The RNA shown here (transfer RNA) has 73 nucleotides and comes from a Coriobacteriia bacterium. Rfam family: tRNA. By type it is a transfer RNA. Lineage of the source: Bacteria > Bacillati > Actinomycetota > Coriobacteriia. Its mean pLDDT, the model's own confidence on a scale to 100, is 81.
RNA sequence: GGGGAUGUAGCUCAGCUGGGAGAGCAAUAGCUUUGCAAGCUAUAGGUCGUGGGUUCGAAUCCCAUCAUCUCCA
Numbered sequence: 001g002g003g004g005a006u007g008u009a010g011c012u013c014a015g016c017u018g019g020g021a022g023a024g025c026a027a028u029a030g031c032u033u034u035g036c037a038a039g040c041u042a043u044a045g046g047u048c049g050u051g052g053g054u055u056c057g058a059a060u061c062c063c064a065u066c067a068u069c070u071c072c073a
Base pairs, nucleotide, nucleotide: 001072002071003070004069005068006067007066010025011024012023013022019056027043028042029041030040031039049065050064051063052062053061
């Protein structure tokens, strides 16, 4: 220098060929207990790596770019 993969909540990840942003764990509050743990319920937490384009509408399609991993040179 060229090719490929990944990037979504604090962590691990889903989102099936464009239309509601979600799960588990963790966190907070409540219930339960003499107390803790476990359990149950609820809540909060996200510029979907960044910028632009297409579209009525983009996590999803297109372009560029950044970071990590990997292959070739």